[in-house]
Context: one part of a larger RNA
Molecule: small-subunit ribosomal RNA, 5' domain
Organism: uncultured bacterium
RNA sequence: GGAUGAACGCUAGCGACAGGCCUAACACAUGCAAGUCGAGGGGCAGCACAUGAGUAGCAAUACGAUGGUGGCGACCGGCGCACGGGUGAGUAACACGUAUGCAACCUGCCUGUAAGUGGGGGAUAACCCGGAGAAAUUCGGACUAAUACCGCAUAAUACUGUGAAUUUGCAUGAAUUUACAGUUAAAUAUUUAUAGCUUACAGAUGGGCAUGCGUAUGAUUAGAUAGUUGGUAGGGUAACGGCCUACCAAGUCAACGAUCAUUAGGGGUUCUGAGAGGAAGGUCCCCCACACUGGUACUGAGACACGGACCAGACUCCUACGGGAGGCAGCAGUGAGGAAUAUUGGUCAAUGGGCGCAAGCCUGAACCAGCCAUCCCGCGUGCAGGAAGACGGCGCUAUGCGUUGUAAACUGCUUUUCCAGGGAGAGAAACUUGCGCACGUGUUGCGCAAUUGACGGUACCCUGGGAAUAAGCAUCGGCUAACUCCGUGCCAGCAGCCGCGGUAAUACGGAGGAUGCGAGCGUUAUCC
Repeated sequence: GGAUGAACGCUAGCGACAGGCCUAACACAUGCAAGUCGAGGGGCAGCACAUGAGUAGCAAUACGAUGGUGGCGACCGGCGCACGGGUGAGUAACACGUAUGCAACCUGCCUGUAAGUGGGGGAUAACCCGGAGAAAUUCGGACUAAUACCGCAUAAUACUGUGAAUUUGCAUGAAUUUACAGUUAAAUAUUUAUAGCUUACAGAUGGGCAUGCGUAUGAUUAGAUAGUUGGUAGGGUAACGGCCUACCAAGUCAACGAUCAUUAGGGGUUCUGAGAGGAAGGUCCCCCACACUGGUACUGAGACACGGACCAGACUCCUACGGGAGGCAGCAGUGAGGAAUAUUGGUCAAUGGGCGCAAGCCUGAACCAGCCAUCCCGCGUGCAGGAAGACGGCGCUAUGCGUUGUAAACUGCUUUUCCAGGGAGAGAAACUUGCGCACGUGUUGCGCAAUUGACGGUACCCUGGGAAUAAGCAUCGGCUAACUCCGUGCCAGCAGCCGCGGUAAUACGGAGGAUGCGAGCGUUAUCC
């Protein structure tokens, strides 16, 4: 000098843009953060509509049977909940970066191709009845449906077994074609043409695994290792493999640093530097790991699963003492810790995601707003004129002069900002709804019209008003730009280094003046 997720002191007008618990992966009140589909199903608690037996009433009217319709709480079922969001505890190679490979693999939704979608069965939840319990919840009985579940039929380029041929690889072998035998599938809905369902092949996407190289410090850590290293067989897995088991062999790693210890998420990048290097890994993007602590599997295309399950532990809460409930490292917010870090805000309008034919619903993702000079950038706090120079302050060689200083007053001008009034466009492409046309006659395409904006009466512009609303901080001995007076008297104090202060201190404190930067200026901390 530059830099920072900074903090502290003094000060503070505006806009735009970014950032905002670095500490206790400490504990958490409250609300919200993952639902959706009635075009899978039985139903109907509540709401609306329709019809309306009947009852009450002179009537108006009130009550009211019916899932009949729109819809729909709870329930069965499907898809999603493995994404998105958070954090960096662990991890020194099981991660990351990069390259190569799988002749050792999987892949829901999506795309393409080929084929199929026949016929049956038994349950169960909800509802109802009864019981236990303070509650959480739970037990028994009876009834019923499905795109829930289970057989049967059919089926190959699928799978299994036994063969054959061709091509090919360094090899374990691989690819293609083919014969025979065996095994394996499905689900319907309705507005009748669509959506779905099943099988196979291929693609796309996403993942799994393997290998090489690179990736902190310590030798005052020198030996480490028994599933350890390899083999055979078997098991297991989507798949290779000591991944696991039995048996056999005795290997394997290590001064090119094994093992151990300490520290640490890795990278793209960021800061600095002429570079080489050094330092950092916050925001954003990619990967990894974790979800109170430890362990386990279930479901599923995918998890060993943040807002799922089970067990154990610590902690908190409820209890009728028998027993139960919970997990903010999601968004806000609270306490604690700390030098220190924000609102219990708005909207799904856009982008994206889930479900749905769709309308749509959900979305603390996201987009916005709020707070904070935390950073960077931009603008303003007026401009011009105005004297042989006001007042006041300060200084001096003191009737006066110098300086503050064109500074002020005063005159003219301007209006960014400010105040008052007015006030868009775009973000709306698209989706949706309606109408028309086209053809391929539809959940299609095109055209026209209408509708949808949180931000927001915001940005911005125009009109009016009036210099009006707006300057500080640090320093002045040398380094280092900027000097005098007074006070103090090795005291009080200053200080980054050298050093100042013991009676004339440009170094302490105050004043005047000056210098530097400026909505900031200094200090502290850390890095180059």